[in-house]
Context: one part of a larger RNA
RNA sequence: UUGGGCGUAAAGGGUGCGUAGGCGGUAUAUUAAGUCUGAGGUGAAAGUUCGGGGCUCAACCCCGUGAUGCCUUGGAAACUGAUAAACUAGAGUGUGGUAGAGGCAAGUGGAACUCCAUGUGUAGCGGUAAAAUGCGUAAAUAUAUGGAAGAACACCAGUGGCGAAGGCGGCUUGCUAGGCCAUUACUGACGCUGAGGCACGAAAGCGUGGGGAGCAAACAGGAUUAGAUACCCUGGUAGUCCACGCCGUAAACGAUGAGUACUAAGUGUUGGUGUAAAUCAGUGCUGAAGUUAACGCAUUAAGUACUCCGCCUGAGUAGUACGUACGCAAGUAUGAAACUU
Numbered sequence: 001u002u003g004g005g006c007g008u009a010a011a012g013g014g015u016g017c018g019u020a021g022g023c024g025g026u027a028u029a030u031u032a033a034g035u036c037u038g039a040g041g042u043g044a045a046a047g048u049u050c051g052g053g054g055c056u057c058a059a060c061c062c063c064g065u066g067a068u069g070c071c072u073u074g075g076a077a078a079c080u081g082a083u084a085a086a087c088u089a090g091a092g093u094g095u096g097g098u099a100g101a102g103g104c105a106a107g108u109g110g111a112a113c114u115c116c117a118u119g120u121g122u123a124g125c126g127g128u129a130a131a132a133u134g135c136g137u138a139a140a141u142a143u144a145u146g147g148a149a150g151a152a153c154a155c156c157a158g159u160g161g162c163g164a165a166g167g168c169g170g171c172u173u174g175c176u177a178g179g180c181c182a183u184u185a186c187u188g189a190c191g192c193u194g195a196g197g198c199a200c201g202a203a204a205g206c207g208u209g210g211g212g213a214g215c216a217a218a219c220a221g222g223a224u225u226a227g228a229u230a231c232c233c234u235g236g237u238a239g240u241c242c243a244c245g246c247c248g249u250a251a252a253c254g255a256u257g258a259g260u261a262c263u264a265a266g267u268g269u270u271g272g273u274g275u276a277a278a279u280c281a282g283u284g285c286u287g288a289a290g291u292u293a294a295c296g297c298a299u300u301a302a303g304u305a306c307u308c309c310g311c312c313u314g315a316g317u318a319g320u321a322c323g324u325a326c327g328c329a330a331g332u333a334u335g336a337a338a339c340u341u
Stems, first nucleotide, its partner, number of pairs: 003313004007295002012309001014200004021193003025087002028084004033080002035076008050064005090190001091187003094183005102176007109153001114148007124135002161168002205246006214240002219235004257308006265286009290297002314341003323334004
């Protein structure tokens, strides 16, 4: 390599859109590229396959024979392909409803923290296991009123909802995307997957300009300790927030790629239809067959099959070196070997 695999042992790409390619519903006719079949040619000799023979056997030697393949030609038409004209069960469109923290922008609300001003009031406050650093007679903490600013939205709240994933939560408005259900009016296979490619992509980080209440890497001090570059405490800067532009990674997890079909039930919940029984689409739990090394999974499969993509092949070296590409940088992507075991 063939093969065997990918929830937890190595292994599903972070997610989508989509190019090439691969694969592809029902029925009819034609064709004959694939496919099957007949004949002919070629396939040098040696070697090789099979059969037989000769050296006492064997190696070795001799004789006969076969073979995949290629070319030409005659035929078959089920399947695949091609062409023509159709169909409606896949897919899409229309119509009528419907749920939602889906996205973007603008506006707006209350609670709380902090700060400022003023009043009341007086010696403490704060913090901890205990303390101290810290704040306070220049009047703090507490309390009352008024004001400022930034950030986040208690209750509702739910194995609830929406989104491809990342993710999304006060309220109102505007713009905008997708889903689900019903109907069966329309198109008529328009489909699935998807190497490259393009787009999106938490947090942290980077660039420019704003903003800065709280929190808080770094840093400073106080404790603890044998030490304490920590855990605890008092402070505190980047950052966290906004706009624009980069970065492109995560235990980006369901550690489970996408699609289609099939295979017991029971029960909770969300949305739709229906008078109801029920049914369609999600989301959980328990479990049949089956499966699994076991744990477990089990119509939301890790069961039974098919199609397409990605990936794995002992451990360390190492996600390192080198090269290349991207990036302002940080770094990211691709990605070895010697050697050891």
Annotation
The prediction has a mean pLDDT of 88. This is a predicted structure of a 341-nucleotide part of an RNA (small-subunit ribosomal RNA, central domain) from an uncultured bacterium. The full RNA is in RNAcentral, with records from ENA.